[in-house]
About this RNA
Small-subunit ribosomal RNA, 3' major domain from Paenibacillus cucumis (ex Kampfer et al. 2016), 480 nucleotides, folded computationally. The RNAcentral record of the full RNA draws on ENA and SILVA. The coordinates come from a structure-prediction model, not an experiment, and the mean pLDDT is 82. The source organism's lineage runs through Bacteria, Bacillati, Bacilli, Caryophanales and Paenibacillus.
Context: one part of a larger RNA
RNA sequence: UGACGGGGACCCGCACAAGCAGUGGAGUAUGUGGUUUAAUUCGAAGCAACGCGAAGAACCUUACCAGGUCUUGACAUCCAACUAACGAAGCAGAGAUGCAUCAGGUGCCCUUCGGGGAAAGUUGAGACAGGUGGUGCAUGGUUGUCGUCAGCUCGUGUCGUGAGAUGUUGGGUUAAGUCCCGCAACGAGCGCAACCCUUAUAUUUAGUUGCCAGCACUUCGGGUGGGCACUCUAGAUAGACUGCCGGUGACAAACCGGAGGAAGGUGGGGAUGACGUCAAAUCAUCAUGCCCCUUAUGACCUGGGCUACACACGUACUACAAUGGCCGGUACAACGGGCAGCGAAAUCGCGAGAUGGAGCCAAUCCCAACAAAGCCGGUCUCAGUUCGGAUUGCAGGCUGCAACUCGCCUGCAUGAAGUCGGAAUUGCUAGUAAUCGCGGAUCAGCAUGCCGCGGUGAAUACGUUCCCGGGUCUUGUACA
Numbered sequence: 001u002g003a004c005g006g007g008g009a010c011c012c013g014c015a016c017a018a019g020c021a022g023u024g025g026a027g028u029a030u031g032u033g034g035u036u037u038a039a040u041u042c043g044a045a046g047c048a049a050c051g052c053g054a055a056g057a058a059c060c061u062u063a064c065c066a067g068g069u070c071u072u073g074a075c076a077u078c079c080a081a082c083u084a085a086c087g088a089a090g091c092a093g094a095g096a097u098g099c100a101u102c103a104g105g106u107g108c109c110c111u112u113c114g115g116g117g118a119a120a121g122u123u124g125a126g127a128c129a130g131g132u133g134g135u136g137c138a139u140g141g142u143u144g145u146c147g148u149c150a151g152c153u154c155g156u157g158u159c160g161u162g163a164g165a166u167g168u169u170g171g172g173u174u175a176a177g178u179c180c181c182g183c184a185a186c187g188a189g190c191g192c193a194a195c196c197c198u199u200a201u202a203u204u205u206a207g208u209u210g211c212c213a214g215c216a217c218u219u220c221g222g223g224u225g226g227g228c229a230c231u232c233u234a235g236a237u238a239g240a241c242u243g244c245c246g247g248u249g250a251c252a253a254a255c256c257g258g259a260g261g262a263a264g265g266u267g268g269g270g271a272u273g274a275c276g277u278c279a280a281a282u283c284a285u286c287a288u289g290c291c292c293c294u295u296a297u298g299a300c301c302u303g304g305g306c307u308a309c310a311c312a313c314g315u316a317c318u319a320c321a322a323u324g325g326c327c328g329g330u331a332c333a334a335c336g337g338g339c340a341g342c343g344a345a346a347u348c349g350c351g352a353g354a355u356g357g358a359g360c361c362a363a364u365c366c367c368a369a370c371a372a373a374g375c376c377g378g379u380c381u382c383a384g385u386u387c388g389g390a391u392u393g394c395a396g397g398c399u400g401c402a403a404c405u406c407g408c409c410u411g412c413a414u415g416a417a418g419u420c421g422g423a424a425u426u427g428c429u430a431g432u433a434a435u436c437g438c439g440g441a442u443c444a445g446c447a448u449g450c451c452g453c454g455g456u457g458a459a460u461a462c463g464u465u466c467c468c469g470g471g472u473c474u475u476g477u478a479c480a
Stems, first nucleotide, its partner, number of pairs: 001480002003477003007474007015464002019428005026318008034309002042053002064304007073128001077127002079124005086104001087102001090099003108117003130293002133291003139287002141282003144278001146276001151190006157166003170181003196270004201238007210228003215225003241264001244258005320421001324380007336367003341360002346355003387418001392413007434456007
């Protein structure tokens, strides 16, 4: 100087407390362990692995296994010879591939018309290719974490024999090493804050594809004329700064209350992650040193596997019902996506869906429906039920060469566990929790996952004694 202490002081955080909803019990989905297997490819491992890499394993993907095949190779460069390239159809085979036959086809640049060249293909030889093989404890790059915590340092000066100290400690204050005051320190840098995006208010510019106050027409639909006032869209500008007032404070910084204001003291949300820690993660995104394989640890194909199942754990979904289930009627969104695409009307089907093809490269048309919860009316009357929907049978639909292993959906039938969950444990402080639906990426098809969007919309916080984590000062130490 650090680290540590079941030492001390001060402070903070959904850390506790106060509340709300859960998990742990059930069924299912999904990931992991274990076991099994020819293979169940590999990685991730307390927090910070386990709906994680994977924004989507039927083939492909695919790295694994079995079998069938290739050896200058599926891919790149160089050399030689030959042939333009390209390419329909036949046979064998699971295919990779092999055999036979070549119907057709002869282009571009230069030319002394002999040919030469470029590009591509075939054959041959070797230099080489190739490796998702090993090492993340050889590395780059990227990422997680402490933590959006308030810290981490430097120059000069001063003090100390020195390691070092000081500054950065102290008194206040703050979300903040934020600011003020003091001080052998004076300054500075990386962080904090601000600058950026978004949201909340207003003005202005613009007015189609958006809108309709007043006027006219109307098939009653902003449909038409007309208009750009309003909504909205998207550019510019304004606005919030403790600026104003009162009090407290040290005549400070600041704090408390108030006014005005759409918004008040960081207005809400996001992006942004200091010096470093964990030999943290990744050689399977990529790059890369060294080691290893080279008729195989490389490459191609078919089929299988990654989907197994006495069991254990994590994360979710659906429930156990009456604040509910079912039936009928009825209302209100936002974000998005669309040309190998979204697909309307109409018709058929109980339905999944099919036929159909208008319109739309989209503020125009479509997905899209009336979003669902909600509201109104009816029914069920506390039951393993008109709760719950697992499981299974049958019949269909869709995608796709192909749904057996192993997809999703629909209808009819079937109707399991489950009556609120032990010890323990998680999230959340406001448009939040809870609850309700909608959209998107990936994607031929396939989300209860993920990323977004809006609708409805709470309870509680006395307080900091205790648990956990963190910060500052101080103290002890036989630790470094």